About this RNA: Bacterial RNase P class A from Oxalobacteraceae bacterium OM1, 346 nucleotides, folded computationally. The organism belongs to Oxalobacteraceae, within Bacteria. Rfam family: Bacterial RNase P class A. By type it is a ribozyme. A source record names the gene rnpB. Its mean pLDDT, the model's own confidence on a scale to 100, is 78.
RNA sequence: GAUGCAAGCCAGGCAGCCGCUGGUCGUCGCAAGACGACGGGAGGAAGGUCCGGACUCCACAGGGCAGGGUGACGGUUAACGGCCGUCCGCCGAAUACAUAAGGCGAGGAAUAGGGCCACAGAGACGAGUCUUUGGGACCGGGGAGGGCGAAAGCCGCUCCCUGCGUUACAAAGGGUGAAACGCGGUAACCUCCACCCGGAGCAAUUCCAAAUAGGCACGCGAUGAGGCGGUCCGCGGAGCGUGCGGGUAGGAAGCUUGAGCCGUGAAGCAAUUCACGGCCUAGAGGAAUGGCUGUCAUAACGGGCAACCGUCGUAACAGAAUCCGGCCUAUCGGCUUGCUUCACAU
Numbered sequence: 001g002a003u004g005c006a007a008g009c010c011a012g013g014c015a016g017c018c019g020c021u022g023g024u025c026g027u028c029g030c031a032a033g034a035c036g037a038c039g040g041g042a043g044g045a046a047g048g049u050c051c052g053g054a055c056u057c058c059a060c061a062g063g064g065c066a067g068g069g070u071g072a073c074g075g076u077u078a079a080c081g082g083c084c085g086u087c088c089g090c091c092g093a094a095u096a097c098a099u100a101a102g103g104c105g106a107g108g109a110a111u112a113g114g115g116c117c118a119c120a121g122a123g124a125c126g127a128g129u130c131u132u133u134g135g136g137a138c139c140g141g142g143g144a145g146g147g148c149g150a151a152a153g154c155c156g157c158u159c160c161c162u163g164c165g166u167u168a169c170a171a172a173g174g175g176u177g178a179a180a181c182g183c184g185g186u187a188a189c190c191u192c193c194a195c196c197c198g199g200a201g202c203a204a205u206u207c208c209a210a211a212u213a214g215g216c217a218c219g220c221g222a223u224g225a226g227g228c229g230g231u232c233c234g235c236g237g238a239g240c241g242u243g244c245g246g247g248u249a250g251g252a253a254g255c256u257u258g259a260g261c262c263g264u265g266a267a268g269c270a271a272u273u274c275a276c277g278g279c280c281u282a283g284a285g286g287a288a289u290g291g292c293u294g295u296c297a298u299a300a301c302g303g304g305c306a307a308c309c310g311u312c313g314u315a316a317c318a319g320a321a322u323c324c325g326g327c328c329u330a331u332c333g334g335c336u337u338g339c340u341u342c343a344c345a346u
Base pairs, nucleotide, nucleotide: 001342002341004339005338006337007336008335009334010333012296013295014294015293016292017291018290020041021040023038024037025036026035027034028033043317047328048327050326051325052324053323054322055201056200057199058198067197068196069195070194071193072086073085074084075083076082087107088105089104090103091102108192109191113190114189115186116185117184125182131172132171133170134169136167137166138165139163140162141161142160143159144158145157146155147154148153205253206252207251208250215244216243217242218241219240220239227235228234260279261278262277263276264275265274266273267272297314300311301310302309303308
């Protein structure tokens, strides 16, 4: 320098103004709340909801069956189907074979049993016979001999030759195919073995608690309750009052201090763990996290020989909803580091 890989990181910066939503403090207010100041306010995937846990409620003597899941060996972890290391198999560039860095693998058992094995091929695990060869049997043809017969001719006779002939057997070879009979292949087909798994999920769950309707208890009421604005008369005719409790609307808790983040050191190949120090970093709830302006830096496009200028306006995927560990999927543009192989130079 070329080449092929792997890992990590960023996801416009700054300033001003105006908003939205929480927190703290201050002032005012009986309170509800209002105003002001300060400070916090989306992601690497917040996504899909695929796997594993925390947490909550329900269920639960013990054992089995059913059902679901996992599967080399070892490690890691709260747990996992994740991650790390090793083995094995396959893939993997210049470069055809092979191989490097690296990538991928549901990677137990095929001598417990069942199922399946496309196309091609005669035949696919039951067996099968396409071709060739071998000898045998059968069928047919020919020749020589023999027998019978007067002859034509005939034959359960002997030997030899022969057939794109038939049939069973054996062997070999060719061809097809991933595999051709070999205890074949396939378990991401059933199955067997070993191990694991109770169910539902923050709309969990808990607390406070209107109006209206209904429930229960007590009391009043046809000797007329309640109603007709206060009272009297009158009208009218069956409920009314008080208390309690459940549920709903609404409000509150759960709710963000946590298997947390950053730094240093130690153990370990690594995943990871431990020690010390520092930090608090969204918490909404029909659901806030936004908008404008300036400037710097930029992708794209246009112009210019160039310095540069102009347009667009910050780019893609996307938007927290109880929390955490993973996996998978989507993603404009960019940065850093490490490894492999080859070539050249020292």